[in-house]
RNA sequence: UGGGCUGUCGCCAAGCGGUAAGGCACUGGAUUUUGAUUCCAGCAUUCCCAGGUUCGAAUCCUGGCAGCCCAGCCA
Numbered sequence: 001u002g003g004g005c006u007g008u009c010g011c012c013a014a015g016c017g018g019u020a021a022g023g024c025a026c027u028g029g030a031u032u033u034u035g036a037u038u039c040c041a042g043c044a045u046u047c048c049c050a051g052g053u054u055c056g057a058a059u060c061c062u063g064g065c066a067g068c069c070c071a072g073c074c075a
Base pairs, nucleotide, nucleotide: 001071002070003069004068005067006066007065010024011023012022018055026042027041028040029039030038048064049063050062051061052060
């Protein structure tokens, strides 16, 4: 420098144009002498950033950023 892959809640992760599943963790509550376990409830007006397309974008397009991999150049 070029190419490819990836980026979604604190962590993992589903979603693949129709308006963000689930698990763990966390926060309340019930149970318990206390804790653990178990049960109930809550927990992303939002998807790396900025634009664009669309009635509608996490999803498609463009440009960035970050991580990983491959190739090349210099030494």
Transfer RNA from gamma proteobacterium HdN1, 75 nucleotides, folded computationally. The sequence was found in a public genome assembly. The coordinates come from a structure-prediction model, not an experiment, and the mean pLDDT is 81. It matches the Rfam family "tRNA". The family's RNA type in Rfam is transfer RNA.